[in-house]
Molecule: Fluoride riboswitch aptamer (crcB RNA motif)
Organism: Geobacter sp. UBA6151
């Protein structure tokens, strides 16, 4: 130097917080999509769930 196990703590999962759950990573996970590529163009506060907060449409007072 690899590799595997095992405990223990952090850290990520395309824009904010909390809450439990899933996966990922130990200096890496991660840093959206379409388009050859530039130009244009889309979608969404989630990894999925449930709240709240902002945005955005329709409707009703």
């Nucleotide at each position: 130097a690899a590799a595997c196990a095992u405990u223990u703590u952090g850290g990520c999962g395309a824009u904010g917080g909390a809450g439990a759950u899933c996966g990922c990573c130990a200096u890496a996970a991660c840093c959206g999509c379409u388009g050859c590529a530039a130009a244009a163009g889309c979608u969404g506060a989630u990894g999925a769930c449930u709240c709240c907060u902002g945005c955005u449409c329709u409707u009703u007072a």